């Protein structure tokens, strides 16, 4: 000190989250020991029992521990309920006051007197507790003296304050005191002065939240008089006057004891207020006085209430928020322990006595601190575990062994300090501590391992289980779930879970924003506040500086010490940031006084302008009405149709009427605070700019509250209504159209008065000053020069614009840039995630509509703003492709061949599916192939390696069976050799292991397809931009082509195109089998030939295009081979390879038969037609190429009508065979347009050939048979020249073939392309985007369902705090009577707490119900927004509609 997370990626803004540290903490696993601190944070609920306050015989009677009497009992010990101030904190005051015990100092203690407890008798009640009536003592109580420096009254001196005073001194008059005890020294008592301490009062200053709490207050505010009090004081009371306190927030609500510190932070400052100190308030709840020096008193009265508890029902007792402890509440907090040894307090002359205060131990890992659970040696490393490429590697020197040592433990011995003040005296305690023996012996666990954020690998699971602080992980190879195992952190703890600080500059004082991310109030005026030009004097609030007093002590820090060490304790410093007083200074602020004139403002001038307000004129045009003219249509759309027209429309002429609105001029222009303002006159009214001289003299800026103005919409009231035109009606369009077009039309829209106060009221940019380079245009004013006068020119001033360039300089970027969003300075306004929500509730406005104001609960991790790339648009440009057009031929209908879907079936093995599956894997399913089903068998196996026996292997023959296998029999003795054996082969045995066309092509390799033989796709290095990225590759010519030229912040590369490679057309040179030969042909092998080279013309003198010549070929001659970065989790685990799961007498292997070929039906690719350009037939002499051939081609000849068949010559093929005369073609002869001499399905028969076998299920030939079909709907395919169509001919596969099929070779041979609107696909460039899985995107809004909060809601049930009247308790006061003795007593008035009865206020739970908003799996209805989003979109405001919406007005460009 940061870090994760919005995006495809960036930058920004902004929130959420995590890493530290902290607690009176609680939970969950765990737990050896010791110091030292710490414990009801919840119920100021209840409370059993004990204890927590007594003491004094030297006061007194009595002899009891009771009573009289003093003293204490107002401390010390709990709690924090109440208080936002009679309180606390810090500073000053009492000249307005007291003080018992204590200290010092002064004077005094004389002399009398009645009584009252105790007791004793008599009595009342259950008791607590009394009532009489008698005795008696004091340091109790009382009376008189005496007194003064006391206290009152009177008056005088002098000192201080000066606002009344006040101190001291000196004088006169009046008043008021004592108590004795012990025994010889001392405590006491009175009266006084001082001091210590305590206390009571006053000022001021400071410290929470709310304005959805704006007004409050009758003893209030003052005064006067009296009373009261220790004292001032409305403290109380009578009277008089009418104040007082608030926006520097009064009153009212809510919450809270303040402080010192405590936590945390760099700091400032946030948040807290336990333990310890210091004030304050409280003692069941509310009141109230009594004693006393002190109290309105925790364990003291009294009175009222609620609880409780004893009663004998008459009456009576009781307050743990003292220590312990019980119950309840709670996540959750402790022993009914020992002592007064010490520390303090009370009493006492002391001895002591008493102290749950205090000192100790006791429970709890609640904290902080410290020790320990051992140490040292010990393998190239043990078993176990875990992983593994099976070699090995971790765990690991860990263990075991082997030595050592004993804190700590366990026993045993000794044993403290803490005691001061001679002795004496310790609860804690036989504790700390110390020696000794024993023995590694008694002690190690908690959470994490995707990333943030230290540390990984295996199984299991398989969007299930679960995890999760945030991002996120789990859908079968999960380092994120659960386990091993290994590691990593911390450690007697260790991690969650609450809270705070902090990171968060995420409330910004230190330290932030507000064009467009969240923010400038629509606009202006202007009071309070806040700032404020300049010279000089004064002053001394503010400021600076020094002193002085406080700011208790602990705490914090820093140095020193003491417990072994720390934690913890002591002892000095510092420190306490602040007040307060005193001295000084005077630059700034601010005050006072005087001055100025640069801000301001008056005046005077001439000049501009849609500035506003009212009256009056005016014309074009729209419609209406009248009349003339003239006739079938107008009128409206994309296309119609509602609608007007023959009762005469539309059109046209003339007139007339009425209302709105001002064309051109007219602009990027002018004027106004803003909203806003446009015919022309005219009258009233404001504002501003400019020029001159001139006058105040700081008068000024800003602007919470407040005030005026405020577009369109609406609303009232009264007019007026040509157009126009929410609603509404019709008419189209639609799946539908409550929209959009269209016919029509009502409010309004105009006028006057009034309301209402809102707009994207926008430059989404508050005002004011001031400074900071220019430039251009333009308004309006003034100077200058010019001119006869003017333009134009040049200087300044205010304005406007710059969608024109631009420096500095700001900005996340876009931009902005003397009209600032740059520097700076003063006021005001707003803003702090998103949604809910500009919503609820409350107040104020409003006739309403509706507006200011303005919130939580609950829900997300994001929304969001620039700018990139890129896809994407019913966006734009601009090129290409048989992509359209042009043509030719074809699918789509028939039959039949193939493939595929469905169905069927035991099986109908599996894969491929839009383009980019379907005559595709498969370039040969009868068995076999074979993967499928049936049935019968095998189990180390059909295959392969290893080991052990035996046996050469092989070959033959029988039996059973459908075969596989079963089960017997014969026959044999090889090769090699070191004579042990060995090698290939076969059997038998056990088991490693084989074997799988079993899953996953979304775990792969490899290969293939389409985009696309499209022309693109990148790199280095520069340079641009914070950055993602751009630039090169963009632009202008040109090509098949990022092909090449030129231009450029680029320069150069790479992959791809080209080209090199094959073959193909022309020649040339060598060779060369076949053929009798000879040339040619042909066949190899080389070369040679074509480059846009050459000429003309465009062209930029260019790349290159058009044309020509030559020439076998012209412009990449024609083909083929080659396939760039990458896309589509595209196809293949059944071509092979392969990892990982699954089977293992079976999901493996063998055998026989079935099945892959079924058949209602669909669909794709093909082959035959459907006829005369055709079919049949006869004939002739036609004409290729390129292939195959030894388990093969197979000739001549001969048989058969033919399939064949017999035969065997030939040939390892340039010689021979398939194979010939190849087919269309050609010449003639019939057919005459018809289901035919076309078509050949189907089907009978009867042959032929492979081949074990032709039934399922083959292929040929023969003769019969003669089906559909007369040219094909929608729609739809290929093809651009040796191309299309005809035509045939080989081959691989293979015994043989279901081939019409795919690959190859010839032969005949065409039409046609104007051109690129328009479909489809692809390329470049630019534009919007809320897309990025990328438009098959994305998103809105009702409906239904389920969850959940929060408001409102007849109304019900609390709960605060006042008012108003009734009632009155203790009790103190006043007044009267009684009694007359200090007393006592009764009666009454005011006040008085609790109750009590009313309306209301403010607040909290609940509630049927309806109404919105949140969130949810793949729900129903549209499709409103994002591109032109298919009607550009949004704001305000009105109607209307299931619903997003939709339409009318106005305004914004986002």
């Nucleotide at each position: 000190a940061g870090a994760g997370u919005u995006u495809g990626a960036u930058c920004c803004u902004g929130g959420c989250u995590c890493a530290g540290g902290a607690u009176g903490a609680a939970a969950g696993c765990u737990g050896g020991c010791g110091g030292c601190g710490u414990g009801u944070c919840u119920a100021a609920g209840g409370c059993a029992u004990g204890c927590a306050a007594g003491u004094c015989g030297a006061a007194c009677g009595a002899u009891a521990c009771a009573g009289u009497g003093g003293c204490a009992a107002a401390c010390g010990g709990g709690a924090g309920a109440g208080u936002a101030c009679g309180a606390c904190a810090g500073u000053g005051g009492c000249a307005a006051a007291u003080u018992a015990c204590c200290c010092c100092g002064a004077a005094c203690u004389u002399c009398g007197g009645g009584a009252c407890a105790a007791c004793c008798a008599u009595u009342a009640g259950a008791a607590a507790u009394g009532a009489u009536g008698g005795c008696u003592a004091a340091u109790a109580c009382c009376g008189a003296a005496u007194a003064g420096u006391c206290u009152c009254u009177c008056a005088c001196u002098g000192g201080c304050a000066u606002a009344u005073g006040u101190c001291a001194g000196a004088g006169a008059g009046a008043g008021u005191a004592a108590a004795g005890a012990u025994u010889u020294a001392u405590c006491g008592g009175u009266u006084u002065g001082g001091g210590a301490g305590a206390u009571g009062c006053c000022u001021u200053u400071g410290a929470u939240c709310u304005a959805u709490c704006a007004g409050c207050u009758a003893g209030u505010u003052g005064g006067u008089a009296c009373g009261g009090u220790a004292a001032c004081g409305g403290c109380g009371u009578a009277c008089c006057a009418a104040g007082g306190c608030u926006a520097c927030g009064a009153c009212g609500g809510a919450u809270a004891g303040c402080g010192g510190g405590u936590g945390u932070g760099a700091g400032a400052g946030c948040a807290c207020g336990a333990c310890c100190c210091g004030c304050c308030u409280c003692a069941c709840u509310g009141g109230g006085a009594c004693u006393g020096a002190g109290a309105c008193a925790c364990u003291g009265c009294c009175c009222a209430g609620a609880c409780g508890c004893c009663u004998a029902c008459g009456g009576g007792c009781g307050g743990c928020u003292g220590c312990a402890g019980u119950c309840a509440a709670g996540a959750a907090u402790c022993u009914u322990c020992c002592c007064c040894a010490a520390u303090g307090c009370a009493c006492g002359a002391a001895a002591g006595u008493g102290u749950g205060a205090g000192g100790g131990a006791g429970c709890g890992a609640c904290g902080c601190c410290g020790c320990g659970u051992g140490c040292c040696a010990g393998a190239a490393g043990a078993a176990g575990c875990u992983c593994u490429u099976c070699g090995g590697a971790g765990u690991g020197u860990a263990a075991a062994u082997g030595g050592c040592u004993u804190u700590u433990g366990u026993a045993a011995a000794g044993g403290a300090a803490a005691a001061a003040u001679u002795a004496g005296c310790g609860a804690u305690g036989g504790u700390a501590c110390u020696u000794u023996a024993c023995g590694a012996a008694u002690a190690a666990g908690g959470g994490g391992c995707u990333g943030c954020u230290a540390a990984c690998u295996u199984c299991g699971u398989g969007c299930c289980a679960g995890c999760a602080g945030c991002a996120g992980c789990g859908g079968u190879a999960a380092u994120a779930c659960g386990a091993a195992g290994g590691c990593c952190c911390c450690a007697a703890g260790c991690u969650u879970u609450a809270u705070c600080c902090g990171g968060a500059u995420u409330u910004a004082c230190u330290g932030g924003g507000c064009g467009u991310a969240a923010a400038g109030c629509g606009u202006u005026a202007a009071a309070a506040g806040g700032c404020g030009g300049u010279g000089c004097a004064u002053u001394a609030a503010g400021u600076c500086g020094g002193g002085u007093g406080u700011u208790a002590a602990a705490u914090c820090c820093c140095a020193g010490g003491g417990c072994u060490c720390a934690a913890c304790c002591c002892u000095g410093g510092a420190c306490c940031u602040g007040c307060a007083u005193c001295c000084g200074a005077a630059a700034c602020u601010g005050a006072u006084g005087u001055g100025c004139u640069a801000g301001a403002g008056g005046a005077c001038g001439g000049a501009a302008g849609a500035a506003g307000c009212a009256a009056g004129c005016g014309g074009a045009a729209u419609u209406g009405c009248u009349g003339g003219u003239g006739u079938a249509g107008c009128a409206g759309u994309a296309a119609a149709a509602u609608g007007c027209g023959u009762u005469u429309a539309u059109a046209u002429c003339a007139g007339c009427a009425g209302g709105a609105a001002c064309a051109c001029c007219g602009a990027u222009a002018g004027c106004g605070u803003a909203g806003g303002c446009a015919g022309c006159u005219u009258g009233c009214u404001a504002g501003g700019a400019c020029g001159u001289u001139u006058c105040u003299g700081a008068c000024g800026c800003u602007a919470a509250a407040u005030a005026a103005c405020g577009a369109a919409a609406g609303c009232g009231u009264a007019g007026g209504u040509a157009g126009c035109g929410a609603a509404u009606g019709g008419g189209a369009u639609u799946a539908g159209a409550u929209a959009c077009c269209c016919c029509a039309g009502u409010a309004g829209u105009c006028u006057a008065c009034g309301c209402u106060g809102u707009a994207a009221a926008c430059g989404a940019u508050g005002g004011a000053u001031g400074c900071u380079a220019g430039g251009u245009a333009u308004u309006g004013g003034a100077g200058g020069a010019u001119u006869c006068g003017a333009c134009c020119c040049c200087u300044u001033c205010a304005g406007u614009a710059u969608c024109g360039c631009u420096u500095a300089g700001c900005u996340a970027a876009c931009g902005c840039g003397u009209u600032a969003a740059g520097c700076a300075u003063c006021c005001c306004g707003c803003c702090u995630g998103g949604g809910a929500a500009g919503u609820a509730c409350g107040a104020c406005c409003g006739c309403a509509a509706g507006g200011u104001u303005a919130a939580a609960a609950c829900u997300c991790a994001a929304a969001g703003g620039a700018a990139u790339u890129g896809a994407c648009g019913g966006g734009g440009a601009c090129c290409c492709g048989c992509a359209c057009a042009a043509g030719u031929g074809g699918u789509g209908g028939a039959g039949c061949a193939u493939a595929u879907g469905g169905u069927u079936u035991a099986a109908u093995u599996c894969g491929a599916c839009g383009a980019u599956a379907c005559g595709c894997g498969a370039g040969g399913a009868a068995c076999c192939u074979u993967a499928c089903c049936c049935a019968g068998a095998c189990u180390u196996g059909a295959c392969a390696u290893c080991u052990a026996g035996c046996g050469a292997a092989a070959g033959c023959u029988c039996u059973a069976g459908a075969a596989a296998c079963a089960g017997a029999g014969c026959c044999g003795u090889g090769c090699c050799u070191u004579c042990g054996g060995g090698a290939a082969c076969g059997c038998u045995a056990a088991g490693a292991c084989a074997g799988g066309u079993g899953a996953u092509g979304c775990a792969u390799g490899g290969u293939u397809g389409c985009c696309g033989u499209c022309a693109g796709c990148u790199c280095g290095u520069g340079c641009c931009g914070u950055g993602a990225g751009g630039u090169g590759u963009a632009c202008c010519c040109u090509u098949a082509a990022g092909u090449g030229g030129g231009a450029c912040a680029a320069c150069g590369a790479g992959c791809g195109c080209a080209a090199c490679c094959c073959c193909u057309a022309g020649g040339c040179u060598u060779u060369g089998u076949u053929a009798a030969a000879u040339a040619u042909u042909c066949a190899a092998a080389g070369c040679u030939g074509a480059c846009u080279g050459c000429c003309a013309g465009g062209g930029a003198u260019a790349a290159c295009c058009u044309g020509g010549a030559g020439g076998a070929a012209g412009g990449u001659g024609g083909g083929g081979a080659u396939g760039a970065c990458g896309u589509c989790a595209a196809a293949u685990c059944a071509g092979c390879a392969u990892g990982u799961c699954c089977c293992u007498u079976a999901c493996g292997u063998c055998u026989g038969g079935g099945g892959c070929g079924a058949c209602a039906c669909a669909u794709g690719u093909g082959c035959u037609a459907c006829a005369a350009u055709g079919g049949g037939g006869u004939g002739u002499a036609a004409c290729a190429a390129a292939g195959g051939g030894a388990c093969g081609c197979c000739a001549a000849a001969c048989c058969g009508c033919a399939a064949g068949g017999u035969g065997g010559a030939g040939c390892c093929a340039a010689u021979c065979c398939c194979a010939u005369c190849a087919a269309a073609c050609c010449a003639c002869c019939c057919c005459c347009c018809a289901g035919u001499u076309c078509g050949g399905a189907u089907u009978g028969a009867g042959g032929g050939c492979u081949g074990c076998a032709a039934c399922u299920c083959g292929c040929c030939c023969u003769c019969a048979u003669g089906a559909a079909g007369u040219u094909g709907g929608a729609a739809u395919c290929a093809c651009u020249a040796g191309u299309a169509a005809c035509c045939g001919u080989a081959u691989a596969u293979c015994a043989g073939c279901c081939a019409u099929g795919a690959u190859a070779c010839g032969g005949u041979g065409a039409a046609u392309a104007c051109g690129u609107u328009c479909u489809c696909g692809g390329g470049u460039c630019u534009u919007g985007u809320a897309c990025a899985c990328a438009c098959c995107g994305c998103c809105c809004g009702u409906c239904a369902c389920a969850c959940c909060a929060g408001g409102g809601g007849a109304g019900c049930c609390g709960g605060u705090a006042a008012u108003a009247c009734c009632c009155g308790a203790a009790g103190g006061u006043c007044u009267u009577c009684c009694a007359g003795u200090u007393a006592g007593g009764a009666a009454g008035g005011a006040c008085g707490a609790a109750g009590g009865u009313a309306g209301g206020a403010c607040u909290g739970g609940u509630a049927a119900c309806a109404a919105g908003g949140g969130u949810g799996a793949a729900g129903u209805c549209g499709u409103a927004a994002c591109a032109a989003g298919g009607c550009a979109c949004c704001c305000g405001u009105a109607g209307c509609g299931g619903a997003a919406g939709c339409u009318g007005u106005g305004g914004g460009u986002g």

Small-subunit ribosomal RNA from an uncultured bacterium, 1454 nucleotides, folded computationally.